[in-house]
Context: one part of a larger RNA
């Protein structure tokens, strides 16, 4: 440079925003850079190709011609692309009228339950297991009634329900705040898509400082089990789990499926809107947006996918190129550290 690929074989960056770049709707004018046609010049010789000639032939040598996809300039064409001018509204956005929601942040409030403490009642056990034991209990436990403290999580509602770009989000109320959907068609007039670098966000665990600590629980201790048992089971139990601020930046970060747009049979459930018909309540049809199931065509090695594509196309980015060595070494960058990102080779099958 090029081919073929990326749901499960190697391969979609965890997600979004966005710089450069790439790509770009409809109509008309100009220009003629790309593009196309013609011409002129040039494109050394040798070689290749064609026609001749010379060595008995050939190789070889030699004469002539053609070709030389290129470059420069001139003339011309104007469909497409570019540039430029004008216009448009269907892409995109704004306004206006409605709507749903565990979307985010902060503050406050609530009840159930566990644990602990105090008091009353009460007595010989409780707890735990396959069975036990460690453990707790006559210094009165378990159980029961009343009171109190404190932390964490929010049963039912709850739903292949909803919201969010992803990670993720679930008691109630208030404040602040992001996005989305439907309707309308008043406004802007291509303002768009993607996105190398870059930036932001990013579960859990982990780290720093300070706080908090009910339950749970790595580590750890003990009891069992066992040939052993550095486990599975049991009794305890510290980091941690929670909060604030600052880091870390990973994941089966999964739909193992990048984003945007267009096109192309349907049936059925469900969520949020609009419209029409009907109606006391119940409903029927249609349309837009989401979320499921099944399936035409088509695709796929198969499994399966199938208007939420893995179908048919277009634009842009990322990534793959046999297994092991290895996500290792070295180096650079980042990090307090743990480590992260980028990422080989020898050798070997």
């Nucleotide at each position: 440079c090029u081919g073929g690929g990326c749901g499960u074989a190697a391969a979609g960056c965890g997600u979004c925003c966005g710089u450069a770049g790439g790509c770009g709707g409809u109509c008309g004018g100009g220009u003629a850079a790309g593009u196309c046609g013609g011409g002129u010049g040039u494109g050394a010789a040798a070689g290749c190709c064609c026609c001749g000639g010379g060595c008995u032939u050939a190789a070889c040598c030699u004469g002539g011609g053609a070709a030389g996809u290129g470059c420069a300039c001139c003339c011309g064409a104007u469909a497409c692309u570019g540039c430029u001018c004008g216009a448009c509204u269907c892409g995109a956005g704004u306004g206006c009228g409605g709507g749903a929601g565990a979307g985010g942040a902060u503050g406050g409030c609530g009840g159930a339950a566990u644990u602990c403490c105090c008091g009353g009642g009460g007595u010989a056990g409780c707890g735990g297991u396959g069975a036990a034991a460690u453990g707790c209990g006559u210094a009165g436990a378990u159980c029961u009634c009343g009171g109190g403290a404190g932390g964490a999580a929010c049963a039912c509602c709850a739903g292949u329900g909803g919201c969010g770009a992803a990670g993720g989000c679930g008691g109630c109320c208030a404040u602040c705040u992001g996005g989305c959907c439907c309707g309308u068609a008043a406004c802007u007039g291509a303002c768009g898509c993607u996105g190398a670098g870059g930036g932001a966000c990013g579960a859990a665990a982990g780290c720093g400082u300070g706080g908090g600590g009910a339950g749970c629980a790595a580590a750890c201790a003990g009891g069992a089990u066992u040939a052993g048992a550095u486990a599975c089971c049991c009794u305890g139990g510290u980091a941690g789990u929670c909060c604030a601020c600052g880091c870390c930046c990973u994941a089966a970060a999964c739909g193992a499926u990048g984003c945007c747009g267009a096109c192309g049979a349907g049936c059925u459930g469900u969520u949020g809107g609009g419209c029409c018909c009907g109606a006391u309540u119940g409903g029927g049809g249609u349309u837009c947006a989401g979320u499921g199931g099944c399936g035409a065509a088509g695709c796929u090695c198969a499994c399966g996918c199938g208007u939420u594509a893995a179908g048919u196309c277009g634009g842009c980015c990322g990534c793959c190129u046999g297994g092991g060595g290895a996500g290792u070494a070295c180096a650079g960058c980042c990090g307090c550290a743990a480590g992260g990102c980028u990422g080989a080779a020898a050798c070997u099958c």